[in-house]
RNA sequence: UCGCGCAGGCGGGAGAAUAGUGGCCUCCUGAACCCGAAUCCCACUAUAGCGGGGCUGAUGCUUAACCGAGGUCGAAUUGGGUUUAAGGAUACUGAGCAAGCGGUGUUGAGAACCGGGCCCGAUGCGACGGAACACUGUGAACCGGGUCAGAUCCGGAAGGAAGCAGCCAUAAGCAGUUCGUUUCGUGCGCCAUCGGAAAACCUGAUUUGAGCUGGCUACUAAGAGAAUUACAUCCAAUGAGAACGAAGAAAAGCGCGCGA
Repeated sequence: UCGCGCAGGCGGGAGAAUAGUGGCCUCCUGAACCCGAAUCCCACUAUAGCGGGGCUGAUGCUUAACCGAGGUCGAAUUGGGUUUAAGGAUACUGAGCAAGCGGUGUUGAGAACCGGGCCCGAUGCGACGGAACACUGUGAACCGGGUCAGAUCCGGAAGGAAGCAGCCAUAAGCAGUUCGUUUCGUGCGCCAUCGGAAAACCUGAUUUGAGCUGGCUACUAAGAGAAUUACAUCCAAUGAGAACGAAGAAAAGCGCGCGA
């Protein structure tokens, strides 16, 4: 120096999970061999992925420290929510009281008593409405009525028969009705009569004769309850600090066995 073989390399890190390690998963970094399985999971045990294949062995690999993407933990501060306890607004609500103000009162307060109204029932009258009767009109091709031209039928004739159209009067039905009779009804009436009820309210008369009222304030006892405060806890933001740490830069190192 060459050949064969071995050791080494072909990514790493954070989170999550795990007794722990690595992987599958998410994220960061990054030029990062291929195939297979894997989160109530796969492989393993401090020398901590497994099974199979391939490439490489100096533009590469290893190493304490440097720098540092990134995620993790996190004292403290600020803001917000909730529970519990406190708090109780010159505010609010409904009562009570009658001290002050107001209102009202001898042109009579309040009370007592008598009457009326308001209220309820029945009847009557009126009003309105429905129905029936009554009245008016209309109303039948034939199968209802009267009269039945023409035409038809019977007869020797005299005469007789049925009968369409038309006309007339009608049935049921339909429509109308100012007035009338009967009957039923009513979200009707400054109406009448009788009876009832009578707590409150309104009103009139009589008696008595000085208070009555509660609008505002004060006071009393309740109710409801805002701001706010404290302990605890949760969420969000900022975040001292802590350990981890890819990539990067610089430096140092880079083998062993056999054979020719």
Molecule: Bacterial large signal recognition particle RNA
Organism: Thermotogaceae bacterium